Predicted 3D model of a 102-nucleotide RNA (SAM riboswitch aptamer (S box leader)). Model confidence (mean pLDDT): 82 of 100.

């Protein structure tokens, strides 16, 4: 790095430094941004996949949050491909997060 599985319409932000970009990528469209993007830093939060408990029974059910990730504008921001009379709660693609395996 490739791969197997699972999930992705919910939830959850200040502050410092910094200084023009960002919203994976291609196109388009729509939005944040000098009332301060990106990015690093603390500090708070959210979620519960790993995880601890606890019952039935070997996976499913509640509870939890000390650790390891992971996230804290908009559905993965939306659209493209395929199906469909007709698409924002059908699917495939890639994409991102976990375990896991090598």
């Nucleotide at each position: 790095a490739u791969g197997u599985u699972a999930u992705c319409a919910a939830g959850a932000a200040a502050g410092g430094c910094a200084g023009a970009g960002g919203g994976a990528u291609u196109a388009g469209a729509c939005c944040c941004g000098u009332u301060g993007a990106a990015g690093c830093c603390u500090u708070a939060g959210c979620a519960a996949c790993c995880c601890u408990u606890u019952a039935c029974c070997u996976g499913u059910a509640a509870a939890g949050a000390a650790g390891g990730u992971g996230c804290u504008a908009a559905a993965u921001u939306c659209u493209a491909c395929c199906c469909u009379u007709g698409a924002u709660c059908g699917g495939a693609u890639a994409g991102a997060u976990a375990a896991c395996g090598a």